Source information:
The RNA shown here (small-subunit ribosomal RNA) has 1402 nucleotides and comes from Candidatus Endomicrobiellum calonymphae. Model confidence (mean pLDDT): 84 of 100. It matches the Rfam family "Bacterial small subunit ribosomal RNA". The sequence was found in a public genome assembly.
RNA sequence: AAGUAUUUUGUUUGUGGAGAGUUUGAUCUUGGCUCAGAGUGAACGUUGGCGGCGUGCCUAACACAUGCAAGUCGAGCGAGGUUUUACGGGGUAUUGUAAAAUCUAGCGGCAAACGGGUGAGUAACACGUAAGAAAUCUUCCUCAGAAUGGGGAAUAUCUCCGAGAAAUCGGAGUUAAUACCGCAUGAGACCACGGCUUGGCAUCAAGCAGAGGUUAAAGCAGUAAUGCGUUUUGAGAUGAUCUUGCGGCCUAUCAGCUAGUUGGCAAGAUAAUGGCUUACCAAGGCUAUGACGGGUAUCUGUCCUGAAAGGGUGAACGGACACACUGGAACUGAGACACGGUCCAGACUCCUACGGGAGGCAGCAGUGGGGAAUUUUGGACAAUGGGGGAAACCCUGAUCCAGCGACGCCGCGUGGAGGAUGAAGGCUUUCGAGUUGUAAACUCCUUUUAGAGGGGAAGAAUCAAUGACGGUACCCUCAGAAAAAGCCACGGCUAACUACGUGCCAGCAGCCGCGGUAAUACGUAGGUGGCGAGCGUUACUCGGAAUUACUAGGCGUAAAGUGUACGUAGACGGUUGGGCAAGUCUCUAGUAAAAUUUUUCGUCUCAACCGAGAGAGGUCUAGAGAUACUGUUCGACUUGAGUUUGGGAGAGGGAGAUGGAAUUCCUGGUGUAGCGGUGAAAUGCGUAGAUAUCAGGAGGAACACCGAUGGCGAAGGCAAUCUCCUGGACCAAUACUGACGUUGAUGUACGAAAGCUAGGGGAGCAAACAGGAUUAGAUACCCUGGUAGUCCUAGCCGUAAAUGAUGUUCACUAGACGUGGGGGGUAUCGACCCCUUCUGCGUCGACGCUAACGCAUUAAGUGAAUCGCCUGGGGAGUACGACCGCAAGGUUGAAACUCAAAAGAAUUGACGGGGGCCCGCACAAGCGGUGGAGUAUGUGGUUUAAUUCGACGCAACGCGAAAAACCUUACCUGGGUUUGAACUGCUAAUAGUAAAAGCUGGAAACGGUGAUGAUCCGCAAGGAAGUUAGUAGAGGUGCUGCAUGGCUGUCGUCAGCUCGUGUCGUGAGAUGUUGGGUUAAGUCCCGCAACGAGCGCAACCCUUAUCCCAUGUUACCUGUAGUGAUACAGGGUAUCUGAGGAAACUGCCAUUGAUAAAAUGGAGGAAGGUGAGGACGACGUCAAGUCAUCAUGGUCUUUAUGUCCAGGGCUACACACGUACUACAAUGGCCGGUACAGAGGGUGGCAAUACCGUAAGGAGGAGCAAAUCCCUAAAGCCGGUCCCAGUUCGGAUUGUGGGCUGCAAUUCGCCCACAUGAAGUAGGAAUCGCUAGUAAUCGCAGAUCAGCAGGCUGCGGUGAAUACGUUCCCGGGCCUUGUACACACCGCCCGUCACACCACGA
Repeated sequence: AAGUAUUUUGUUUGUGGAGAGUUUGAUCUUGGCUCAGAGUGAACGUUGGCGGCGUGCCUAACACAUGCAAGUCGAGCGAGGUUUUACGGGGUAUUGUAAAAUCUAGCGGCAAACGGGUGAGUAACACGUAAGAAAUCUUCCUCAGAAUGGGGAAUAUCUCCGAGAAAUCGGAGUUAAUACCGCAUGAGACCACGGCUUGGCAUCAAGCAGAGGUUAAAGCAGUAAUGCGUUUUGAGAUGAUCUUGCGGCCUAUCAGCUAGUUGGCAAGAUAAUGGCUUACCAAGGCUAUGACGGGUAUCUGUCCUGAAAGGGUGAACGGACACACUGGAACUGAGACACGGUCCAGACUCCUACGGGAGGCAGCAGUGGGGAAUUUUGGACAAUGGGGGAAACCCUGAUCCAGCGACGCCGCGUGGAGGAUGAAGGCUUUCGAGUUGUAAACUCCUUUUAGAGGGGAAGAAUCAAUGACGGUACCCUCAGAAAAAGCCACGGCUAACUACGUGCCAGCAGCCGCGGUAAUACGUAGGUGGCGAGCGUUACUCGGAAUUACUAGGCGUAAAGUGUACGUAGACGGUUGGGCAAGUCUCUAGUAAAAUUUUUCGUCUCAACCGAGAGAGGUCUAGAGAUACUGUUCGACUUGAGUUUGGGAGAGGGAGAUGGAAUUCCUGGUGUAGCGGUGAAAUGCGUAGAUAUCAGGAGGAACACCGAUGGCGAAGGCAAUCUCCUGGACCAAUACUGACGUUGAUGUACGAAAGCUAGGGGAGCAAACAGGAUUAGAUACCCUGGUAGUCCUAGCCGUAAAUGAUGUUCACUAGACGUGGGGGGUAUCGACCCCUUCUGCGUCGACGCUAACGCAUUAAGUGAAUCGCCUGGGGAGUACGACCGCAAGGUUGAAACUCAAAAGAAUUGACGGGGGCCCGCACAAGCGGUGGAGUAUGUGGUUUAAUUCGACGCAACGCGAAAAACCUUACCUGGGUUUGAACUGCUAAUAGUAAAAGCUGGAAACGGUGAUGAUCCGCAAGGAAGUUAGUAGAGGUGCUGCAUGGCUGUCGUCAGCUCGUGUCGUGAGAUGUUGGGUUAAGUCCCGCAACGAGCGCAACCCUUAUCCCAUGUUACCUGUAGUGAUACAGGGUAUCUGAGGAAACUGCCAUUGAUAAAAUGGAGGAAGGUGAGGACGACGUCAAGUCAUCAUGGUCUUUAUGUCCAGGGCUACACACGUACUACAAUGGCCGGUACAGAGGGUGGCAAUACCGUAAGGAGGAGCAAAUCCCUAAAGCCGGUCCCAGUUCGGAUUGUGGGCUGCAAUUCGCCCACAUGAAGUAGGAAUCGCUAGUAAUCGCAGAUCAGCAGGCUGCGGUGAAUACGUUCCCGGGCCUUGUACACACCGCCCGUCACACCACGA
């Protein structure tokens, strides 16, 4: 100090449990996989300064060279050697004797059974724990009693001889003892005997007295005292042995095991009990609470993890066991069946003279080997301990130390303070800067550690001596920031981001995943984050994982209720009383070794480490007590359960008998050409008479109507009627038994269909099979036939989506309605109706539950009892084994390998050869085309030096291009040029300079020469512009539209797309937006948990149709003059013009409708239900189109992919496609005559009258910058001609001659005249447009433009037909439904085959 004790009561403090990623378009759930934490006897990669304390063959219990690890005692004994000393006549030598010291082998004693190592074996009394031994032993040690007398015979050593290579051995002789053997003594001990006392637990134990038998000993040292020994006995201590309860692995794909086996009696053996062994007798013993067998494994205190419960573990340290080359055996001894002893056998190694011998590192070092991997052949007995000895002492690889290894834990350091110009360098950049970064430099300071010098312990316990570690720890001094930082990561989980390189490559990766040209995910760099002498990776354990759930899960659909019942063991069990006290609870005692863990304190400077104290810990043992509950036992009870009496219901089961309808077949009659079958057909049947029809007969199977949401049964299942036998349930009322109950592993029985065996039966139906169809095929669906089978009897099989996908039993918890069976009440003359009760079957629904769907007194709610089953998907209900079966097969039931999911419910979309409603020139009804011809034009393909590029279903293809001869032009060839053709800044220079007519070379660009010859501002200095040179930089129609902006197409002018608040749902989401009507419309009305709002629709805008008002020239009108063109005068009514305005709103009427919205009809009106047309295009889809309009990120190029020029090409041509034009003719062609527009354009222009030319056109030029002038119709109408033909149709192609534009018409323009006169006679499959001033048809104008239109964009003229309707095709909208789709049906997905490789079989 923690704490403990007492009293009393509350307060305070502490300890203590985190999740995330990944299935989906999104959601909730289930469920697996993965990660973050801690740990290690570790290893690997990389890096490495110091110290302390620990720790270090986990693999081959594999083999071992070499050295050491167990000796000691002369105070047990004899002998020998060496040295020294003494002695003799004794100086030297030799020899002898004696003494001392020392050494050697031997006899003898003790030790060697400890200490040290290892974990092979062992599933066992091996270990742990608690007991027992009255069934035992114990050297040395301690205490106590007694004794130690007297003899004898050997033997090693040694000597001699011999054998052998050696190891070693043999023979003869000699000698001692604390070695060995008798004799004496016998208190005691032991053996057997009876007696007494006490005790106990059965055999018994202890004590006392008695008589009988057996049995001991050794000496040594010392002058001595005495000490050490020896013998015997008792007690203690220690150690050992034996027995027992309980506890701790996997496997039932191991279910039966056992003859010494279980017990008894007798004997033997042992220290001792015991089948331990033997003989005899009996037939037992163990087992589902897992025997026997198999696999694996030393056990434990502990250690790791965890909140705990648990799970894993058994290195180091401690306890126990087992083993010592492998197997077996005993000897000695107190103790061994003995690691460094013996014997035998075996394997291996070594020696050998081939005869024979030797050896055992799982002791310490060390070697080889194995392996991912684990140290020095070190020092010392100084300490602690052990053996021997009286002791000195000797021995001790036990031990104490040192060495090696970041292997682990702990501590320290690699500097500290100041320091902005935010240095340089690096990296990035939006080019401004930012960041590295106070970081560095620089200034001041310190010196731990390492280094050098000096001092220097404790550990030693004793008077002294004695330290391997070690000159170590520690202390002082010195010099100098000096010698000391790395590793991993940076997409999310998970703290930390940029650049470059690479381009599904190289690579990364724990899971999800990243990389296909802008990678925060690869590699590198800079920066940042984390840890730090370490850091990462790999392996393994626990955790997270409530993912085996005791604490603490589930089973309708996610994995999971046995097909059903009966019932054994087991589990659980109603009310009440007494006894007991096994469970349970309380108290006490013992023990649970120490170390460890927790906690407090102490101490090495701290810490790790270490020391001292305290606490905690058992399903343990013993004792005492309590008796509520469980248990057990003895009684009692009636409510659980059962029995009795009386009833009614029922396809409950078994057996037998009977019946009618129908199909088929047979016989006969009537009757004639078809029948049958299908989507349509055919096969089939039929003139040998079918089908149809009538009559008779045969045979088998199934039982219409009743019939039901109905009944019965345990389930499977059960249906004509009647009879017999029989099970169960239900109702009412009484009596009886007295817990007799519930569940139920193993077991037993039943158990659809199909199938099997044997024998019958066989009408219909019908696998297989045959034929006909269908089809690309059709081993199918459809049709015609048809055998097993279906039926019966006897037996087997034992499975089904055997489902309510819901085990059985009991209790409780709102109701409403229907229905089957029974009872009661009220009422009635009676029967219903009605009320109520019990028991079944159903529909809906509150609480509650559920992931949701849903369930909901027939629970999936709330509780209780019990059984079965589940633990990711696939492999697989497969293989092997076992059992069952005649077989088919069934039951039980894995693993390797592989994936990161698989799954449930619900949501939003999308889709459907699903449903409902609706719309659109979508179909239908019509008109005209395309597809056939010729030509034009675009595209593909091919070709080419180049045929520049883009666009590709609708939504590319007369498209970009509203004009490719040059230019354009981007392409090709050739020739030039390199700060450039064009742009900006800076620096420098610039008068005969820049520029430049002319001449000259050349295809031109570009060169050569070169008369002439320089600007503006400013007083000036100078500036501006130009040119030249240099430098920054320009340029690119190069690439990426999948990096982008902008613009555009398309669904689609389709009616939709959303939001706020509220509400519902755990949530994704829903509601609103759905419903009933209506509309062109999510248009409007009504209803409604919705109420509102936005983008869309509509309207507002433009044109057009009517009118009003205003205007009045160049338009219009009137008048006059004129043949007329025209002129003049006048006008503001009409046309026209155009500024402004009116008008149309379902406003009015009628009907219908919910009285609404609206629809239908009508009136009026120029126009009627958005009047007609245009502009206007929601949220979004298509990685749609465009980098070549433009802009732009990135990238590439820079004497070229830029730029200039000439020529060529984009115009090619076997062919294919798209879009157009012209036609094929008579509703027409040609000729002549004649009439009527609108909208535009016009000065580098439109151009008139008159003239020339057959014409294109020419010449000329009035008028007009335009309601004034010019460009201006055609179809039409009138008349004529042609007469159905390749033509008087058609006009391609070609020739000749002209015209126009333009530097230029060859490649490569348009037009004219004459001549030529092709295909084509109405177009296959297929396909397009159009609903009214539309289609069709006819011409005109404009843009582009020098010239060039059949294209495009506008304009007007003439001017139809048809729409019953929504079945179908296409597209779209709304609601609903299914879904295994979400890249969304062009989806998803199954199997075979082909190719390669592996394994197995033939």